Transfer RNA from Derbesia sp. WEST4838, 77 nucleotides, folded computationally. The RNAcentral record of the sequence draws on ENA. Its Rfam family is "tRNA". By type it is a transfer RNA. It is recorded under the gene name trnI. The prediction has a mean pLDDT of 80.

RNA sequence: UGGAUUAUUAGCUCAGCUUGGUUAGAGCGCUGUCCUGAUAAGACAGAGGUCGCUGGUUCAAAUCCAGCAUAAUCCAG
Numbered sequence: 001u002g003g004a005u006u007a008u009u010a011g012c013u014c015a016g017c018u019u020g021g022u023u024a025g026a027g028c029g030c031u032g033u034c035c036u037g038a039u040a041a042g043a044c045a046g047a048g049g050u051c052g053c054u055g056g057u058u059c060a061a062a063u064c065c066a067g068c069a070u071a072a073u074c075c076a077g
Base pairs, nucleotide, nucleotide: 001076002075003074004073005072006071007070008069011028012027013026014025021059030046031045032044033043034042052068053067054066055065056064
């Protein structure tokens, strides 16, 4: 450098994709309140997402299709 495969979803780690369908979720973390003499722990509430990007198919796309980007692994040089 070329090819193949897999992956990309919240600050972090991930589920959801197989079988398209009401509003996109969990844990940790973060913020506030309660609790405490004060912390930690615990309880309650909340914020945080163009589902990697662009386009296509469809009444409807995180999910299907194409291209591109990035990362990992393997192969070739």